[in-house]
RNA sequence: UGAUGAGGUAGAGGUUGCGGUGAUCAUGAGUAACUGGCGUAAGGUGGAAUAGCACCAAUGACCGUCAGCGAAAGGGAGAACUGCCGAAGCUGGCAGCGAACUAUUCAAGUUGCCUUGCUGGGGCUGCAUCGAACAGGUGCAGGACUGCCACAGCGAAACAAGCUGUGGAGCGCUAUCUUUUCA
Numbered sequence: 001u002g003a004u005g006a007g008g009u010a011g012a013g014g015u016u017g018c019g020g021u022g023a024u025c026a027u028g029a030g031u032a033a034c035u036g037g038c039g040u041a042a043g044g045u046g047g048a049a050u051a052g053c054a055c056c057a058a059u060g061a062c063c064g065u066c067a068g069c070g071a072a073a074g075g076g077a078g079a080a081c082u083g084c085c086g087a088a089g090c091u092g093g094c095a096g097c098g099a100a101c102u103a104u105u106c107a108a109g110u111u112g113c114c115u116u117g118c119u120g121g122g123g124c125u126g127c128a129u130c131g132a133a134c135a136g137g138u139g140c141a142g143g144a145c146u147g148c149c150a151c152a153g154c155g156a157a158a159c160a161a162g163c164u165g166u167g168g169a170g171c172g173c174u175a176u177c178u179u180u181u182c183a
Stems, first nucleotide, its partner, number of pairs: 001183003005179007014085001017084005024077002034068006043056004047106006088119003092114006120146002124142007148168007
């Protein structure tokens, strides 16, 4: 000096990179709840099941309909602030909430931790799923775009830049430092 394995540090990607907080706004919804009228009629309520317990109900509950009044949560957009570049998301596992009538079991949904598995990135289309939703989220697939790397070709005196094609995956890539082994 070159090659090689390991480790540290810094960094890049961007049609709108990723996450968190978030005033405000729309949606939810003229819905639920509550009150009253009318109709009907014997059961009904406390998420589901079982066993209890409590309560409402012929002074008409529950249900239906009309009128009055009239929300909220989850989900979304979002000025601004903030942490970042496996950022993060998902699968899986465990625990909690859900569970405020009690006991046991259970559901939608939801939170935290772990995760050896999946995804380079954002967007578009389709399907599935969550959702009140023609919103939005998530997963999968498709084809294009984009950053990176490898290979081949063009390029050039030679390199390089740049361009074209094919392939790959973040366990990647760029820079630098330490160190192992080899020459």